[in-house]
RNA sequence: CAACCAUCCAGAGCGGCCGAGAGACCUGGCUCGAUGACGCCGCAGCAACCACUCCGCGCGGGAAUUCUGCGGACGGAAUCGGUGCUUCCGCCAGGAGCGAUGGAGG
Numbered sequence: 001c002a003a004c005c006a007u008c009c010a011g012a013g014c015g016g017c018c019g020a021g022a023g024a025c026c027u028g029g030c031u032c033g034a035u036g037a038c039g040c041c042g043c044a045g046c047a048a049c050c051a052c053u054c055c056g057c058g059c060g061g062g063a064a065u066u067c068u069g070c071g072g073a074c075g076g077a078a079u080c081g082g083u084g085c086u087u088c089c090g091c092c093a094g095g096a097g098c099g100a101u102g103g104a105g106g
Stems, first nucleotide, its partner, number of pairs: 001106001004103005013043005021032003025095005044086003049082002051079001053077004057071005090098001
């Protein structure tokens, strides 16, 4: 960089810096913002995509529900790690081979 897969109505905010627009794009609305928004940094938190661990689970071994080997489709718990996220459903409606995040490859 292009293509692929999954998710996008749950959840989680304080402090410092900055200084004018911001909520991706187009149209229409709505909302936030000099009582400092958006952004950046720090800390805290949320979640559970990846990873690791455990349990349920499945298939075996074994006399045995209790021990044990293997598996990872599905469900649950947990967090030292890799990301992500923490106004409003991706703010709403319509549009657009739209966007964001993660994964696995090229």